c-di-GMP-I-GGC riboswitch aptamer from an Actinomycetota bacterium, 81 nucleotides, folded computationally.
Its mean pLDDT, the model's own confidence on a scale to 100, is 84.
It was read from a public genome assembly, where an Rfam model found it.
């Protein structure tokens, strides 16, 4: 290399609550603990959602989402089977 357990160390951390930022989608920070072997990073491809602009409409612009999903870059631990 490959694998990935009803296992061991050690990570992350969803609803929902608080503060704050934001028209919003949402985001960061404390709580919390549904979950995850990439729930580590990347909006590059399809999807969703938001905002604006069009308005006959699939459309044009911009933004969020990486815990939707494909691909790109990185990486901790075991060695059961």
């Nucleotide at each position: 290399a490959a694998a990935g357990a009803g296992a061991a160390g050690g990570g992350c951390a969803a609803a929902c609550c608080c503060a704050c930022c934001g028209u919003g989608a949402g985001g960061u920070g404390g709580g919390g603990g549904c979950g995850c072997a990439a729930a580590g990073c990347u909006g590059c491809g399809g999807g969703c959602c938001c905002c604006g602009c069009a308005g006959g409409a699939u459309g044009c612009g911009g933004g969020g989402u990486a815990g939707c999903u494909g691909g790109g870059c990185u990486g901790c631990c075991u060695c059961a089977g």